[in-house]
RNA sequence: CUCUUAUCGAGAGGGUGGAGGGAGACGGCCCUGUGAAACCCGGCAGCCUGCGGUGACGUAGACCGCAAGGUGCCAAGUCCGCCGGACCGAAGGGUCCGGAAGAUAAGAG
Repeated sequence: CUCUUAUCGAGAGGGUGGAGGGAGACGGCCCUGUGAAACCCGGCAGCCUGCGGUGACGUAGACCGCAAGGUGCCAAGUCCGCCGGACCGAAGGGUCCGGAAGAUAAGAG
């Protein structure tokens, strides 16, 4: 980097730092000297993992809880945008479903 599968309305602040940031391009909308990025510490618990429980003749699977080892994450739904459909509205537009795109995990190449 590509492919497959699953998930994406939950959760999580202190210090240093000193002007940017919200992955990237564009547009929008926001955050930010009441302190951005980054770093350190701390924290969170979706996935993997481990432990315990329910259940079962037993195993696997399933479900619940705990831990925090591997990752990930710690403003806003994945901040919003694109395509198709249904519905609502006089209209601007809105809601829902599916897809695309993206992110993360696990596995494969």
Predicted 3D model of a 109-nucleotide RNA (SAM riboswitch aptamer (S box leader)) from a Chloroflexota bacterium. The coordinates come from a structure-prediction model, not an experiment, and the mean pLDDT is 78. The sequence is in RNAcentral, with records from Ribocentre. Rfam family: SAM riboswitch aptamer (S box leader). Rfam links the family to the GO term regulation of gene expression. The source organism's lineage runs through Bacteria, Bacillati and Chloroflexota.